[in-house]
RNA sequence: AAGUUAUCAAGAAAGGUGAAGGGAUUAGACCCGUUGAAGCCUUAGCAACCCUCUGCUCCAGAGAAGGUGCUACAUUCUACCAAACUAGGAAAGAUAACAA
Numbered sequence: 001a002a003g004u005u006a007u008c009a010a011g012a013a014a015g016g017u018g019a020a021g022g023g024a025u026u027a028g029a030c031c032c033g034u035u036g037a038a039g040c041c042u043u044a045g046c047a048a049c050c051c052u053c054u055g056c057u058c059c060a061g062a063g064a065a066g067g068u069g070c071u072a073c074a075u076u077c078u079a080c081c082a083a084a085c086u087a088g089g090a091a092a093g094a095u096a097a098c099a100a
Stems, first nucleotide, its partner, number of pairs: 003098006013043005021032003026079004044071003049067002051063005075092001080089002
């Protein structure tokens, strides 16, 4: 690297730097962006996977110091199967824990 399991329509942004792109990839659609995108840095926050505490340790409740993650739009939507008007399933992807 591949793999296993769980989750993915909730939640949470300011400043500095930077200078034209960005929303994973392909196609289409729809959006964001010179009233400043991506990236990087700082601070703040969200969440609760790992973690801490309590209980009857499967499970439930509470917490947030630490390790990650995240802070436009459902993983932005569609694509394949099912269905027939839509919060189903799969694939792909993301994150966490495990693991060789």